[in-house]
Context: one part of a larger RNA
RNA sequence: GGACGAACGCUGGCGGCGUGCCUAACACAUGCAAGUCAAAGGAAAGCGGCUUCGGCCGGGAGUACUUGGCGCAAGGGUGAGUAACGUAUAGGUAAUCUGCCUUUUGGACUGGGAUAACCUCGAGAAAUCGAGGACAAUACCAGAUGAUGCAGCGGGACCGCAUGGUCAUGUUGUUAAAGAUUUAUCGCCAAAAGAUGAGCCUAUAUCCCAUCAGGUAGUUGGUAAGGUAACGGCUUACCAAGCCUACGACGGGUAGCUGGUCUGAGAGGAUGAUCAGCCACAUUGGAACUGAGACACGGUCCAGACUCCUACGGGAGGCAGCAGUGAGGAAUAUUGCGCAAUGGGCGAAAGCCUGACGCAGCAACGCCGCGUGGAUGAUGAAGUUCUUCGGAAUGUAAAAUCCUUUUGUCGGGGACGAAUAUCCUGGCUUGCCAGGACUGACGGUACCCGUCGAAUAAGCCACGGCUAACUCUGUGCCAGCAGCCGCGGUGAUACAGGGGUGGCAAGCGUUGUCC
Numbered sequence: 001g002g003a004c005g006a007a008c009g010c011u012g013g014c015g016g017c018g019u020g021c022c023u024a025a026c027a028c029a030u031g032c033a034a035g036u037c038a039a040a041g042g043a044a045a046g047c048g049g050c051u052u053c054g055g056c057c058g059g060g061a062g063u064a065c066u067u068g069g070c071g072c073a074a075g076g077g078u079g080a081g082u083a084a085c086g087u088a089u090a091g092g093u094a095a096u097c098u099g100c101c102u103u104u105u106g107g108a109c110u111g112g113g114a115u116a117a118c119c120u121c122g123a124g125a126a127a128u129c130g131a132g133g134a135c136a137a138u139a140c141c142a143g144a145u146g147a148u149g150c151a152g153c154g155g156g157a158c159c160g161c162a163u164g165g166u167c168a169u170g171u172u173g174u175u176a177a178a179g180a181u182u183u184a185u186c187g188c189c190a191a192a193a194g195a196u197g198a199g200c201c202u203a204u205a206u207c208c209c210a211u212c213a214g215g216u217a218g219u220u221g222g223u224a225a226g227g228u229a230a231c232g233g234c235u236u237a238c239c240a241a242g243c244c245u246a247c248g249a250c251g252g253g254u255a256g257c258u259g260g261u262c263u264g265a266g267a268g269g270a271u272g273a274u275c276a277g278c279c280a281c282a283u284u285g286g287a288a289c290u291g292a293g294a295c296a297c298g299g300u301c302c303a304g305a306c307u308c309c310u311a312c313g314g315g316a317g318g319c320a321g322c323a324g325u326g327a328g329g330a331a332u333a334u335u336g337c338g339c340a341a342u343g344g345g346c347g348a349a350a351g352c353c354u355g356a357c358g359c360a361g362c363a364a365c366g367c368c369g370c371g372u373g374g375a376u377g378a379u380g381a382a383g384u385u386c387u388u389c390g391g392a393a394u395g396u397a398a399a400a401u402c403c404u405u406u407u408g409u410c411g412g413g414g415a416c417g418a419a420u421a422u423c424c425u426g427g428c429u430u431g432c433c434a435g436g437a438c439u440g441a442c443g444g445u446a447c448c449c450g451u452c453g454a455a456u457a458a459g460c461c462a463c464g465g466c467u468a469a470c471u472c473u474g475u476g477c478c479a480g481c482a483g484c485c486g487c488g489g490u491g492a493u494a495c496a497g498g499g500g501u502g503g504c505a506a507g508c509g510u511u512g513u514c515c
Stems, first nucleotide, its partner, number of pairs: 001515004006511005013370006019363002021328001026326003030323003035070003039067003047058004077281003086206008096198002101194007109143004118133006149174006156167004179186002207253003214244003219241008256278004260271004283304005306317004334360001336359003342356001343354004373403004383394004408452001410450004417442001422437007459504005464485003470499005480487002
């Protein structure tokens, strides 16, 4: 000198764009953050009408609730752990899986028994649970058919990277399906290919300590078996005695990694907030279930700690989601608006959900821009300071005159973001074109026009040298200053105040950290 997720002191006009718990991965009141559906069953109250007073009909409403499908593994948060195939770069998978999506080929036959909500009982303070009864499905089950699928046994062709791979073929065995409907379509099953996503493996790189030098028994390899989507000591049995290590094993400390960011001429050094990619975690520890995918933040089970309810028998909970509270701390924001846009989930669609996101609020926290007026104006007012008492400085500064109106006040107009989405009409090549309609949280905001009037707007630090900028008074090694050198003990340009000057400016200075 530059930089900062900064803090502190003094001061503070506006706008745009960003950024905002770095500390306790401490504890959390309250609300919201994941639902949705042309599969299926299906209430009730209140309301209206009728009534023979028993009830019936309409509507509530295909709503609540329930079974089922898809989603909930994404999005969002945090960095505790991790020195590791965790990450980065480059490869491999002839050792693998992949819901939804795209393309292609073929198919969807016949039956059955349950069950939830519901009804009737019962237990319980509650959470909730038990028994009996009825009924449905794209829920479940059985049978049929069935191949280029899978498995076994054959021979053949081609290829390779060792195990081997691909293709066609013979035979045997085995495995499937679901309907809805507004008749447009959307779904269902099997197989092949693609796309996307993921798993696993390899090479290289990846902080400090040798005052850590030896470490290792599933350890290293083999055989067999099991297990996995898949290779593999991944697991087990048996056999062998290996394997790693000064090119730093093992141990200890610290730490999420990267693209990047800051600095520097570069080499390098430091760093990893925001944004993007990957990883890990979700009160602590462990485990599996479901599923294409989890060993699953707002799922389940067990154990621990903590908090809450209890009728003492037993139950409930998990903000490192968005707000918000307490605590900690030098220190970090609103219990806001909206799904209008973008994106996501479900749905044929209308649409519903979305604290993702879009916006608004708070904070000079940062960067950038603008303003606090402009011109003229005296041998130079007043005041103040200094003075050699003559004067000098503040100083064209003010006043005054003439302008301007960025900003501000008030009044009027008023968006882009939104149509290629969706709906309607018409046309045809049936998923495309043309025309029309609807939809804005921000927001009556930005912006534009007009009105008024210099009006509403300047501070902070320094002035001994380094280092730009000097004098007076007070104080008297006191009070104090100080980054270093050092000032202060009676003429202090170094302390305190006044005047003046210098620097930067809505900021200025200090502190901390990095280069």
The part of an RNA shown here (small-subunit ribosomal RNA, 5' domain) has 515 nucleotides and comes from Chlorobi bacterium Chlorobi_1. It matches the Rfam family "Bacterial small subunit ribosomal RNA". Lineage of the source: Bacteria > Pseudomonadati > Chlorobiota.